[in-house]
RNA sequence: GGCAGAGUAGGUGUUAUGCGUUAAGUGUUAGGGGAUGGGAAGUUGCUCCUAAACGAAGAACUCAUUUCGCGAUAUAACACCGCGUCCACUGUC
Numbered sequence: 001g002g003c004a005g006a007g008u009a010g011g012u013g014u015u016a017u018g019c020g021u022u023a024a025g026u027g028u029u030a031g032g033g034g035a036u037g038g039g040a041a042g043u044u045g046c047u048c049c050u051a052a053a054c055g056a057a058g059a060a061c062u063c064a065u066u067u068c069g070c071g072a073u074a075u076a077a078c079a080c081c082g083c084g085u086c087c088a089c090u091g092u093c
Stems, first nucleotide, its partner, number of pairs: 001093005010081009019071003028052007038087003042083001058068003
């Protein structure tokens, strides 16, 4: 130097345990902030705060609970997916 590869934030699915179902959460819009392969600039997504608008699926058993659901619901584990450029890293020539 050539070729090949791994790794972020995070996403999807399954399972488990919770929370809500007396509506919090999720989602939307506007403004502001934060962290984002080992490094650099950057992209995509993620996330926090404030404000606004919108807004939901309960039922069975029968009497105190249990069960089955529902929610763009939370967390964890597992599986799969997951940086375009330069340098670095691993393998190979």